[in-house]
Formats: sequence, structure tokens, C1' cells
RNA sequence: CCGUGCUAGGCGGGGAGGUAGCGGUGCCCUGCACCCGCAAUCCGCUCUAGCGGGGCUGAAUUCCCUCUUGAGGGGUUCGGCCCUCGGAUCAGCGCGUCGUUGAAGGGCGUUGAGGGUCGGGUCCCGCGCGAUGCAGGCCCGUGAACCAGGUCAGGUCCGGAAGGAAGCAGCCUUAAGCGGUCCCCUGUAGGCGCCGCGGGGUAGCUCGGCCGGAGCUCGGAGACGACGAGGCCCCCGAGGACCGGCUUCGACGGUUGGGUGCACGG
Repeated sequence: CCGUGCUAGGCGGGGAGGUAGCGGUGCCCUGCACCCGCAAUCCGCUCUAGCGGGGCUGAAUUCCCUCUUGAGGGGUUCGGCCCUCGGAUCAGCGCGUCGUUGAAGGGCGUUGAGGGUCGGGUCCCGCGCGAUGCAGGCCCGUGAACCAGGUCAGGUCCGGAAGGAAGCAGCCUUAAGCGGUCCCCUGUAGGCGCCGCGGGGUAGCUCGGCCGGAGCUCGGAGACGACGAGGCCCCCGAGGACCGGCUUCGACGGUUGGGUGCACGG
């Protein structure tokens, strides 16, 4: 150096979580990598590592180490940007209310604006008038077995008679009462009135007369100020998403270098 057989090793690894710790099941990353059984109110192990059974490969392209790359995960009182919640504040922006001013564009006005003044009305009180309702009167009708009136046939009573008395029915009349009329009269009432008279009041509105001589008004852009609330900004605090920095673990890949046996035969 070559050949044969074998052994260590390899046939995936990593992150977070969980655990006293480690590995696994489950989640995620890598990317393709033997099979079966076990496992989250877990399973296995006890110090470098899943446990049990089977299979393949095997000392090197393949195993181990160094260097490099850096998917992805963890940490961070770090930076950026954004969002949510709470607090605080009112200077600014925005919002609301009020006040002042008031652009554009309209209307009225020299056939006289706003204003002033006088008078009337609207308002209140009193009186009256009218109308309406009610009551009463007037008027009409009706209206009494006896206890209303007049006249009282018949009949009754007194009387010797002349004569006298009471008086039913009937007729006439009337009282209370009832009904009607509502033309007239009286009283009375009030959510009656294009009514009259007197007094009061007159802020506003309105009508008219007079004075005077040019404004008045609708509209609201915009401006200024005051106040209010607290949407934004600013400040304080808490939380979250994304990107980055730092730190930590680190798969896949790359790289050159290094390391790693035993037996037999030639």
C1' cells in the first nucleotide's frame, strides 16, 4: 500500500416552552433524513443522555474537531415609527355657545327711511245701550161634589097667614194651581257685542297728522373678543405591532486544516 472480516461512530439537527436537570412526545425553524412500540392531570433517564426491539452503513465524499456563513428563536430600563389605554394641561389648531363687527347678493325708501312728537286703536275700570238666557208681570185658555162669590128651579126649615131663612143641582164669575204666548213691561246673569259715554294706562304693535331729510332691513362669508368642553398637538405613565441596534442560542451550507481503530492474509 492492497484485500477480507469486525468495532467506536453514523442513519438528522436546532429554538422556545416545560423540568431539579437532560432527552423525547406536542409547537416553531431548517429541509428530506431507516422501521415498530411508548408519552402532557405526560414518557424515559440521572450526568452528557430518550427508553425497548429490529435493520442498514461503517474508519471516511459519509464519523469527530477548528474556522466561516447565518434561516430562525430568546433576552434587552437601547433607537426609530405607528397604535391603544389612563392621567395632566389649555398656549396653539380644531369644536360649541355668546357678544361686537360685518363681505357677496337681495328688499324697502325723496310718491319720504330710521328717528322725534301729537292723536286714535289694541289693554284695564265704571256706566249705559243692544242681543241672548232665566224668573216674574201683562195677556189667552183652563181651573172648586162640600169647606169661594152671585143668582139660586125643585125640594127643605120657621110662621095661622103675609112673609122670612139656609141653600143642592144648573148657569155666570173667580182664587190658588196648571198650560200657553212670548208682542209689551220689570228684575236678573255673563267665555255675548265691528255699539255709546266717562276715566286710567300706553312697554310693545298698529293707523293717521306734523317735524325732519337718508337711511333702514334680510342675508350671513369672514374678522375680533369672552366663556365652555377636552378631539388633535405638547407632557407624564402603562401596554402592544413592525423595523433596527446590542446580546444569546443556533439549523442548513461552505472551507481549508486537523483528528479517529482492531484482527488476519498478500
Bacterial large signal recognition particle RNA from a Solirubrobacteraceae bacterium, 266 nucleotides, folded computationally. The sequence is in RNAcentral, with records from ENA and MGnify. Rfam family: Bacterial large signal recognition particle RNA. Rfam's curators write: The signal recognition particle (SRP) is a universally conserved ribonucleoprotein involved in the co-translational targeting of proteins to membranes. Model confidence (mean pLDDT): 77 of 100. A source record names the gene ffs.